[in-house]
Molecule: transfer RNA
Organism: bovine gut metagenome
RNA sequence: GACGUAGCUUAGUUGGUUAAAGCGCCAGAUUGUGGCUCUGGAGACCGAGGGUUCGAAUCCCUCCGC
Numbered sequence: 001g002a003c004g005u006a007g008c009u010u011a012g013u014u015g016g017u018u019a020a021a022g023c024g025c026c027a028g029a030u031u032g033u034g035g036c037u038c039u040g041g042a043g044a045c046c047g048a049g050g051g052u053u054c055g056a057a058u059c060c061c062u063c064c065g066c
Base pairs, nucleotide, nucleotide: 003065004064007023008022009021010020016054025041026040027039028038029037047063048062049061050060051059
């Protein structure tokens, strides 16, 4: 100095709708079964604590991990 955001890989960057996508997971359709494919769904409040602000994943400070 950089990074830490679903189980994994990432996006989110002039602060402003209930944080998004792929893989994976669950259910259904399809199939003789499975896979592929299609449809739907669940799952993170953002490493921890504090501060600024009407409002923080986003800005500031300290700490932890790498």